[in-house]
Molecule: SAM riboswitch aptamer (S box leader)
Organism: Flavobacteriaceae bacterium
C1' cells in the first nucleotide's frame, strides 16, 4: 500500500489525567462543561486467527466446547441516508470497519 475472502440489527464500562468537541466523508439526526476527543488503569463483551475434542481424512471444510495467546470492541443497526431495484418497506450496489492472508 494493493488485492482475495468472511462477517458487519446481537454483545459488553469504571476510575485517573485531561478541557472542547464528537459520532469516517455531504445531509439529517444525536452525544457532549451533569465533561468531548486523546492518553493511562482496571475490568468486560466476542469469538476473526487461535485451543481441545467428534466424526471423517490426503488435506481442506464441518460441528460442539474453550478463552492461555495475537487482533478488534465496550451510545445509537456501519446512528440513518445519498445510488439502484421494489413501491413504501425490504433487497441489491458503492463507501467504510474488523479479522485471516497475498502484493
Nucleotide at each position: 500500500u494493493u488485492g482475495u475472502u468472511a462477517u458487519c440489527a446481537a454483545g459488553a464500562a469504571a476510575g485517573g489525567u485531561g478541557g472542547a468537541g464528537g459520532g469516517a466523508a455531504g445531509g439529517a439526526c444525536c452525544c457532549u462543561u451533569u465533561g468531548a476527543a486523546a492518553c493511562c488503569u482496571u475490568g468486560g463483551c466476542a469469538a476473526c486467527c487461535c485451543u481441545u475434542u467428534a466424526a471423517a481424512u490426503u488435506a481442506a471444510a464441518u460441528a460442539a466446547a474453550g478463552a492461555a495467546g495475537g487482533u478488534g470492541c465496550u451510545a445509537a443497526a456501519u446512528u440513518c441516508u445519498a445510488c439502484c431495484a421494489u413501491a413504501u418497506u425490504u433487497g441489491g450496489a458503492u463507501a467504510g470497519a474488523u479479522a485471516a492472508c497475498c502484493u